[in-house]
Formats: sequence, C1' cells, structure tokens
RNA sequence: AAAACCGAUACGCCGAGUUCCCGACGCCUCAUGGCCCGGGAAGCGGGGGACCCAGGUAGUUGGGGCGAACCCACCAGUGAAGGUGAGAGCGCUGCUCCCUUAGCGCCAGCCCGUCAGCUAACCCCGCAGGCACGAAAAGGAGAUCGG
Repeated sequence: AAAACCGAUACGCCGAGUUCCCGACGCCUCAUGGCCCGGGAAGCGGGGGACCCAGGUAGUUGGGGCGAACCCACCAGUGAAGGUGAGAGCGCUGCUCCCUUAGCGCCAGCCCGUCAGCUAACCCCGCAGGCACGAAAAGGAGAUCGG
C1' cells in the first nucleotide's frame, strides 16, 4: 500500500427551480457579509421549429402545453360541481442505487388563445412555491470516515 473483517454515516422532504461572476443604489450588520434590483456564464428543466415518417374521408365537438395528478363504475343531480369505490400513476420511510415486502400520503392546480404531430440546424422561456420534528425492514451492489 492492497485485500479481508467490524463499526458509523439527519438539517431533512416534494419540485427543473442550483452555483458562480459583474454592476448599481436602498435597507440590515461594528465589520466580514446578508437582502433586494439589473446583466452575464455554467448547469438543470420546458416550449416552438425541416426533409423523412405519421396523418383514410365526412360531420359534430375547437385545439394545445406544464405536471404523477388520468380511466372506469356507483350515489345524488336537469347539468356542472360533489361523494364513494376500484384500476393505472406519483412520493416518503435520512449515506447512494437496484429489487422485494410493509406502512403512510398524493392523485391537484395553472397556462396559451383558434394556433403548434415527429423534427436537425436554429429560436424562445423558467430556475418558483410549499412542507417536516418525524425517520419500517430483508437481500444485493457501492461510497466516505474510523478501527
């Protein structure tokens, strides 16, 4: 040094929603710095956008995007909204990933504006908001630290 063995690994969660640089004035701080605003870079996320491909015709209903947030059945109702159930989907169970089981929770909301299939080049937009003092296990693989 390597291998093997043992032990530990909470400021965390959903979400793309983070980091850095420059500037300006205002506020906070004794100061370092912090908040706010403007611009830029990286990174992450989303939309538009050719050939080719897809798209049968006609009528009615306009159509589309972000997101897990959709489909069906029943109840009641003129209808819309609502309630219940079930299926699909999503998240958490504290080092990370895979798989299995168990438990708990979600299954919303918003936007464009008559318009958009896919789509290289190219163009445009966002980097919010909301929670938690609770934290189940088995198997496999791995990371860091210590012995």